[in-house]
RNA sequence: GCGCGGUUAGCUCAGUGGUAGAGCGCCUCGUUUACACCGAGGAGGCCGUAGGCUCAAUCCCUACACCGCGCA
Numbered sequence: 001g002c003g004c005g006g007u008u009a010g011c012u013c014a015g016u017g018g019u020a021g022a023g024c025g026c027c028u029c030g031u032u033u034a035c036a037c038c039g040a041g042g043a044g045g046c047c048g049u050a051g052g053c054u055c056a057a058u059c060c061c062u063a064c065a066c067c068g069c070g071c072a
Base pairs, nucleotide, nucleotide: 001071002070003069004068005067006066007065010024011023012022013021018055026042027041028040029039030038048064049063050062051061052060
């Protein structure tokens, strides 16, 4: 330099055009002498950045940034 994959909650990952989710973690309440387990509820995201297509973009297109793999 070229090709491919990835970037979404604190962490690991779903979601492939129409109001952003799960597990774990965190907080509160219940339960317990207490802790844990368990049960109920809650907080936490301008979906890597910029532009384009569209009535509408996390999703499609382009460029860039970062991470990983391969080729030279």

Predicted 3D model of a 72-nucleotide RNA (transfer RNA) from Candidatus Yanofskybacteria bacterium RIFCSPLOWO2_01_FULL_49_17. It matches the Rfam family "tRNA". The family's RNA type in Rfam is transfer RNA. Taxonomically the source falls in Candidatus Yanofskyibacteriota (Bacteria, Bacteria candidate phyla).